The prediction has a mean pLDDT of 85. Predicted 3D model of a 72-nucleotide RNA (transfer RNA) from a Gemmatimonadota bacterium.
């Protein structure tokens, strides 16, 4: 140089072009003499950036950034 995967709450990880979901922390409250453990509810990602399509883009095109791997 080529070529292929990856970036989404704090962590890890789903998402089929129309409400971003789960586990796990956290925070509040039940339940217990107490703590765990269990149960309920809540906040917390403008999806890696900039751009193009669309009536609508986490997703579909483009380019760029960064991590990983494979080839030379």
């Nucleotide at each position: 140089g080529g070529c292929g995967g990856g970036a989404u709450a704090g962590a890890g990880a789903a998402g089929u072009g129309g409400c971003a979901u789960c586990u796990u922390g956290c925070c509040a409250g039940g339940c217990u003499c107490a703590u765990a453990a269990c149960c309920u509810g809540g906040a917390g990602a403008u999806c890696c950036u900039c751009g193009g399509u669309u009536c609508g883009a986490g997703u579909c095109c483009g380019a760029g950034u960064c991590c990983c791997g494979c080839c030379u």
Source information
Its Rfam family is "tRNA". It is annotated as a transfer RNA.